[in-house]
RNA sequence: CGAUGCCGCGAAGGCGAUCGCCGGCGGAGAGAAGCAAUUCUCGAAGCGGGAGGAAAGUCCGAGCUCCACAGAGUGCGAUGCCGGGUAACGCCCGGUGGCGGAAACGCCGAGGAGAGUGCAACAGAAAUGAAACCGCCGAGCUCGGCAACGAUCUCGGUAAGGGUGAAAUGGCGGGGUAAGAGCCCACCGCGUGAUCGGUAACGAUCACGGCAAGGUAAACCCCAUCGGGAGCAAGGCCACAUAGGCAUGCGUCACGGGCUUUACGCCUGUGCAAGGGUGACUCGCCCAAGUCCGGUUUGAAACUAAACCAAGCGCAUGCGGGUAGGCUGCUAAAGGCGUCCGGUAACGGCCGUCGUAGAGGAAUGAUUCGCCACCGCGCGCGGGGCAACUCGCGAGCGGAACAGAACUCGGCUUAAUUGUGACGUCGACCG
RNA sequence: GGUGGGGUAGCCAAGUGGUCAGGCAAUGGUUUGCAAAACCAUUAUACGCGAGUUCGAAUCUCGUCCCCACCUCCA
Numbered sequence: 001c002g003a004u005g006c007c008g009c010g011a012a013g014g015c016g017a018u019c020g021c022c023g024g025c026g027g028a029g030a031g032a033a034g035c036a037a038u039u040c041u042c043g044a045a046g047c048g049g050g051a052g053g054a055a056a057g058u059c060c061g062a063g064c065u066c067c068a069c070a071g072a073g074u075g076c077g078a079u080g081c082c083g084g085g086u087a088a089c090g091c092c093c094g095g096u097g098g099c100g101g102a103a104a105c106g107c108c109g110a111g112g113a114g115a116g117u118g119c120a121a122c123a124g125a126a127a128u129g130a131a132a133c134c135g136c137c138g139a140g141c142u143c144g145g146c147a148a149c150g151a152u153c154u155c156g157g158u159a160a161g162g163g164u165g166a167a168a169u170g171g172c173g174g175g176g177u178a179a180g181a182g183c184c185c186a187c188c189g190c191g192u193g194a195u196c197g198g199u200a201a202c203g204a205u206c207a208c209g210g211c212a213a214g215g216u217a218a219a220c221c222c223c224a225u226c227g228g229g230a231g232c233a234a235g236g237c238c239a240c241a242u243a244g245g246c247a248u249g250c251g252u253c254a255c256g257g258g259c260u261u262u263a264c265g266c267c268u269g270u271g272c273a274a275g276g277g278u279g280a281c282u283c284g285c286c287c288a289a290g291u292c293c294g295g296u297u298u299g300a301a302a303c304u305a306a307a308c309c310a311a312g313c314g315c316a317u318g319c320g321g322g323u324a325g326g327c328u329g330c331u332a333a334a335g336g337c338g339u340c341c342g343g344u345a346a347c348g349g350c351c352g353u354c355g356u357a358g359a360g361g362a363a364u365g366a367u368u369c370g371c372c373a374c375c376g377c378g379c380g381c382g383g384g385g386c387a388a389c390u391c392g393c394g395a396g397c398g399g400a401a402c403a404g405a406a407c408u409c410g411g412c413u414u415a416a417u418u419g420u421g422a423c424g425u426c427g428a429c430c431g
Numbered sequence: 432g433g434u435g436g437g438g439u440a441g442c443c444a445a446g447u448g449g450u451c452a453g454g455c456a457a458u459g460g461u462u463u464g465c466a467a468a469a470c471c472a473u474u475a476u477a478c479g480c481g482a483g484u485u486c487g488a489a490u491c492u493c494g495u496c497c498c499c500a501c502c503u504c505c506a
Stems, first nucleotide, its partner, number of pairs: 001427005007421005013372004017367003021050002024047002029042005052402001056413002059411005064231004071283004076227005081095005096110001097108004111222002116220002118216002133162002135158006142151003170188002173185003189211001190209008235328004245319008253271007260263001272290001275287004291311001294309005321505002335354004340349003374399004379394006432502007441455003449486001457473005479495005
């Protein structure tokens, strides 16, 4: 000097000019009502504040709020090596194993395929309780040949070789054999067991097993762990307005107790109950109208009973009506920064310090303005160094991203440009 | 702001691991005096985009882009 790795920090500028925007404090002054005290409305100056590292995607995890307190089983969904961190997480840190890289280092949805079920198109002889197409080897028949031997066919052996495929039942070497084959042996792989190390994942060593166990779980599934729902348009308070309306469907059942004004009364208990809530289903639990006044029919000597209709009430669905106001939730947050301590780290603890948008469809801006600053390019001038190389100044040209709060945090992911500070790895050049 | 659903030729639309159906439209032809309808034939353009899992992805998973729908208060 070049390429590259990793951990941070910062950020589209600063000062001024002119014109503005949104909250807060403030209150010169103006207006309205009232006899008045006073109340209400508007409001100049001045002071102080006003986007991000991702405010984004809404992908996870929480706070907060409401729901009829949320229990069990099944189901569903999510997560998935081990240990730790955290309010929590699918996040972070450290480790193990695997993969990539020459290295620094990076990446991994990384439980189970020796529980079960399923799937594998095409090609290929055979595709998972595998398989002889070619080849190789042996035997036999026939033919050719003097013979050695060769050829067709048949039977058998063979998974070493060829060919197909994403994948062909361990790999490589040696022995062995008619040819072959874990048939035998060494090494590697795989499995089982023991010992040692480690909290563990796992690793190391030794012994045994002759190989049986193929792939796929981002296929069903199994195992373990976790999960009530909705979301600030949650929710609370106030004001104003209207038709507290209409249609359809379902339900509207029983048994008691008490009171006194003995009635078409009031209070109350138990069961049942349309329907609703508990994410799905079942159970369980919780909420829940339930009037008996009108009419018709039937039965009965009567007290009264049953059925139906209508009304009322409850629930569900749909239609319709009114409003387009204010306050709150609302920003102090598991908050930021710094010293010290514990921890390899994530992180935790103690102390100190800071005070940081809260708005309504929603502000945080604009300019051929001036000066300064930033980056790149080549040009010119001046230095430093033995050299490779490097520093400064000047004018010119070009550039300056992605994006923008909407209840709030912790993460992840995605977008996009550049500067800068540490610490590394590899290479080149010079001395 | 919040929540849910979707993207397959020019249009509609099936397919949910193994060469992407079908209809409309388009083009050419037959028929006709000319058209329409009908019949026959045909082409090219398709799985929004980028990664991953798998032998293999429209389909499964992740990310991303775009589109659509719903959600105010009172009674």

Two RNAs folded together computationally: RNase P RNA and transfer RNA, 506 nucleotides in total. It holds a member of the Rfam family "Bacterial RNase P class A". The family's RNA type in Rfam is ribozyme.